[in-house]
């Protein structure tokens, strides 16, 4: 250095107001996965998570059967596809929607005594990627 296996790796609701009730509303606050990029990115180009669909396989339940299986539903797994939010101005510079200044904006699904990026839950889950760690092999 290459290969295989295992492990690891996500942040944030505090104060005040209203109210019967809000970490969900209002005022202020706080947070930002992974790869890429002429220079550092929540907003550029992509990936992942959530959700939806398809194909194949497996288990289960139900129904049918000529007992060989067949069909429906459901769960799980692999693969494929779809969907999926948001930035401008000025400055510096060879180069920046990435830095600096200013002002903005965005954030799955289910739950909740009242509406959630920040609370609870699926999730002790899944997962991109890693110049992260360990083991084994070459």
């Nucleotide at each position: 250095g290459c290969g295989u296996g295992c492990u690891c790796c996500g942040g944030g609701g505090u104060c005040g107001g209203u109210g019967a009730a809000a970490c969900u509303c209002c005022g202020a606050a706080c947070c930002g996965g992974c790869g890429g990029u002429g220079a550092c990115a929540g907003u550029c180009c992509g990936c992942g998570a959530c959700c939806c669909g398809g194909u194949c396989g497996a288990a289960g339940u139900c129904g049918g059967u000529a007992c060989g299986c067949c069909g429906a539903c459901c769960u799980c797994g692999a693969c494929c596809g779809g969907u999926u939010g948001a930035c401008c101005a000025g400055g510096u510079g060879g180069a920046a929607u990435u830095c600096c200044u200013g002002g903005a904006c965005c954030g799955a699904c289910g739950g909740u005594u009242a509406a959630a990026g920040u609370c609870c839950g699926g999730a002790u889950g899944g997962g991109a990627g890693g110049c992260a760690g360990c083991a084994c092999g070459c």

FMN riboswitch aptamer (RFN element) from Actinopolymorpha pittospori, 138 nucleotides, folded computationally. The RNAcentral record of the sequence draws on Rfam. Model confidence (mean pLDDT): 83 of 100. Lineage of the source: Bacteria > Actinomycetota > Actinomycetes > Propionibacteriales > Actinopolymorpha. Its Rfam family is "FMN riboswitch aptamer (RFN element)". Rfam's curators write: The RFN element is a highly conserved domain that is found frequently in the 5'-untranslated regions of prokaryotic mRNAs that encode for flavin mononucleotide (FMN) biosynthesis and transport proteins.